[in-house]
RNA sequence: UUAAAACAUACAUGAAUCCUUCAUAUAUCCUCGGUAAUAUGGUCCGAGAGUCUCUACCAAAUCACCUUAAAUGAUUUGACUAUGAAGGCAGGAUAUUCUAAU
Numbered sequence: 001u002u003a004a005a006a007c008a009u010a011c012a013u014g015a016a017u018c019c020u021u022c023a024u025a026u027a028u029c030c031u032c033g034g035u036a037a038u039a040u041g042g043u044c045c046g047a048g049a050g051u052c053u054c055u056a057c058c059a060a061a062u063c064a065c066c067u068u069a070a071a072u073g074a075u076u077u078g079a080c081u082a083u084g085a086a087g088g089c090a091g092g093a094u095a096u097u098c099u100a101a102u
Base pairs, nucleotide, nucleotide: 018088019087020086021085022084023083024082025081026056030048031047032046033045034044041066042065050057058078059077060076061075062074063073064072
C1' cells in the first nucleotide's frame, strides 16, 4: 500500500412489535332451561341466537318495583376481541404550573 475478516461509534432507510385515536362488527343486546334468595333479598349454572367475524357477552353506581310471591326493571359510566385507517412529527432556552404513573 492492497485485499479480507472482526469489533466499536455515528447517520440514514426499511420492517416488525408496542401505544393512542377513529371506523366497521354488537345493541357488552336478545331468547330459553335449570337453580338460589325474599324488602338485611332480587343469585348462580348451562344452552341457543345475534356479526361477511375469532373472542367476549360482564362490572360498578344510582333509582325503581315486588307486601313475602315468583318474577325483576330503568338509567349512567366502563371495555375486551377481530378487521381496516391515521398518528406517535419538527424546532428550541430555561423556569414554572398542571396532569399521569411509580
Predicted 3D model of a 102-nucleotide RNA (Purine riboswitch aptamer) from Bacillaceae bacterium UBA7792. Its Rfam family is "Purine riboswitch aptamer". The family has 133 seed sequences and 4,097 matches in Rfam 15.1. Rfam describes the family as follows. Riboswitches are metabolite binding domains within certain messenger RNAs that serve as precision sensors for their corresponding targets. Allosteric rearrangement of mRNA structure is mediated by ligand binding, and this results in modulation of gene expression. A class of riboswitches that selectively recognises guanine and becomes saturated at concentrations as low as 5 nM. In Bacillus subtilis, this mRNA motif is located on at least five separate transcriptional units that together encode 17 genes that are mostly involved in purine transport and purine nucleotide biosynthesis. It has also been shown that some members of this family are specific for adenine instead. Taxonomically the source falls in Bacillaceae (Bacteria, Bacillati, Bacillota, Caryophanales). It was read from a public genome assembly, where an Rfam model found it.